[in-house]
Context: one part of a larger RNA
RNA sequence: GAGUGAACGCUGGCGGCAGGCCUAACACAUGCAAGUCGAGCGGCAGCGCGGGGGCAACCCUGGCGGCGAGCGGCGGACGGGUGAGGAACACAUCGGAAUCUACCUUGUCGUGGGGGAUAACGUAGGGAAACUUACGCUAAUACCGCAUACGACCUACGGGUGAAAGCGGCGGACCGCAAGGCGUCGCGCGAUUGGAUGAGCCGAUGUCCGAUUAGCUAGUUGGCGGGGUAAAGGCCCACCAAGGCGACGAUCGGUAGGGGACCUGAGAGGGUGGCCCCCCACAAUGGAACUGAAGCACGGUCCAUACACCUACGGGUGGCAGCAGUAGGGAAUAUUGCACAAUGGGCGAAAGCCUGAUGCAGCAACGCCGCGUGCGCGAUGAAGGUCUUCGGAUCGUAAAGCGCUUUUCUGAGAGAUGAGAAAGGACAGUAUCUCAGGAAUAAGUCUCGGCUAACUACGUGCCAGCAGCCGCGGUAAAACGUAGGAGGCGAGCGUUAUCC
Numbered sequence: 001g002a003g004u005g006a007a008c009g010c011u012g013g014c015g016g017c018a019g020g021c022c023u024a025a026c027a028c029a030u031g032c033a034a035g036u037c038g039a040g041c042g043g044c045a046g047c048g049c050g051g052g053g054g055c056a057a058c059c060c061u062g063g064c065g066g067c068g069a070g071c072g073g074c075g076g077a078c079g080g081g082u083g084a085g086g087a088a089c090a091c092a093u094c095g096g097a098a099u100c101u102a103c104c105u106u107g108u109c110g111u112g113g114g115g116g117a118u119a120a121c122g123u124a125g126g127g128a129a130a131c132u133u134a135c136g137c138u139a140a141u142a143c144c145g146c147a148u149a150c151g152a153c154c155u156a157c158g159g160g161u162g163a164a165a166g167c168g169g170c171g172g173a174c175c176g177c178a179a180g181g182c183g184u185c186g187c188g189c190g191a192u193u194g195g196a197u198g199a200g201c202c203g204a205u206g207u208c209c210g211a212u213u214a215g216c217u218a219g220u221u222g223g224c225g226g227g228g229u230a231a232a233g234g235c236c237c238a239c240c241a242a243g244g245c246g247a248c249g250a251u252c253g254g255u256a257g258g259g260g261a262c263c264u265g266a267g268a269g270g271g272u273g274g275c276c277c278c279c280c281a282c283a284a285u286g287g288a289a290c291u292g293a294a295g296c297a298c299g300g301u302c303c304a305u306a307c308a309c310c311u312a313c314g315g316g317u318g319g320c321a322g323c324a325g326u327a328g329g330g331a332a333u334a335u336u337g338c339a340c341a342a343u344g345g346g347c348g349a350a351a352g353c354c355u356g357a358u359g360c361a362g363c364a365a366c367g368c369c370g371c372g373u374g375c376g377c378g379a380u381g382a383a384g385g386u387c388u389u390c391g392g393a394u395c396g397u398a399a400a401g402c403g404c405u406u407u408u409c410u411g412a413g414a415g416a417u418g419a420g421a422a423a424g425g426a427c428a429g430u431a432u433c434u435c436a437g438g439a440a441u442a443a444g445u446c447u448c449g450g451c452u453a454a455c456u457a458c459g460u461g462c463c464a465g466c467a468g469c470c471g472c473g474g475u476a477a478a479a480c481g482u483a484g485g486a487g488g489c490g491a492g493c494g495u496u497a498u499c500c
Base pairs, nucleotide, nucleotide: 001500003498004497006496007495008494009493010492013371014370015369016368017367020363021329027326028325030324031323032322035074036073037072040071041070043067044066047065048064049063050061051060052059053058081282082281083280090207091206092205093204094203095202096201099199100198104195105194107192108191109190110189111188112146114144115143121136122135123134124133125132126131152161153160154159166187167186168185169184170183171182174181175180208254209253210252215245216244217243220242221241222240223239225237226236227235257279258278259277260276261272262271263270264269284305285304286303287302288301307318308317309316310315335361337360338359339358343357344355345354346353347352374404375403376402377401384395385394386393387392409437410436411435412434413433414432418427444489445488446487447486448485449470450469451468455484456483457482458481459480465472466471
């Protein structure tokens, strides 16, 4: 000199853009953050409509709009958070072969016929609650056989194995009492092929400090056979062999999320990894599996532990490293805001619903950038302050005064783009525009001994104090304090911390 997720002191007018718990991966009150589908199903708690009864209050009725709870499907593995752990195939780069991939998509072939349950519900019961038991009834795109098998899989090449589900719209004839069959269109379902996307696995190379850590290793290293997985593999197991790693630093200990990047520097290098993007890891702590295309699963399950809460003492409930917010820690870091209008995501045929993702608003000069706090004229160089050799000098064209302007500001009026063929805007009566008013609403901070730009007076008297280094202060201190003046930067200026 440059930089910062900064903090502190003094000061503070406006706007745009960006960023804002670096500490306790400490504990959390409250609300919200993942639902959706009635065009899968049986139904009908509540609301509305229709119908029926009744003088009325009201009652009955799934007939309709719809729909709580339930069964079922898809989603909850994304999105969002954090950086504890991890020195490792974790990350980065370049390769590889033994794999899977819901939804989307290319092609091919199917979607026939049956069955038994179960929730909801009803009845009865247990419990303070959480919840739960028995019996009975019922549906499905839930579950299970049978048939069939273009592909597919297995095979001793003879053969063998394995599938499905329906729903909605419209409709001339025909069939049917009707529902409907049937036809057609759409959405689905099963098998398989290729793709796309995503993911798993392996190798090579690179990736901090310590030798005051020198030896480490028994599933250890390899083989054969098996098990397991979507898949290669000591991943696991039986048997066999005795290997494998290490001064090119094994092992051990410490520290740390990695990268794209960011800061600095002429570069080489050094430092950093906050925001944004990619990857990894984690979800009170530890362990485990279930479901599923995918998890060993932040707002799923089970067990254990600690903590907290409820309890009728028998037993239960919880997990903000989601968004706000609270306590605590700390030098220190924001609102318990608005909206799904846009972008994106989930579900749905759609309408739509959900979305603290996101879009916005709020707070704080935390940063960067822009703008303003006026402009011109104005000498009796006013008053006043300070200094003085008492003549004057200086603040100083500075002020006053005169003229002008209106960025900002205040008031009023108009008022968006963002929204696509139409409607639909949280932001927002915002940005912006027009008019009116009036210099009006707006300057500080640090320094002035040398380095280093800027000097006098008074006070103080090795005191009080200053200080980055050298050093100032003991009676004329340009170094302390105050004042006047001056210099620097300016809505900031200094200080501290830290990195180059």
The part of an RNA shown here (small-subunit ribosomal RNA, 5' domain) has 500 nucleotides and comes from an uncultured bacterium. It matches the Rfam family "Bacterial small subunit ribosomal RNA". Gene Ontology terms of the family: structural constituent of ribosome and ribosome.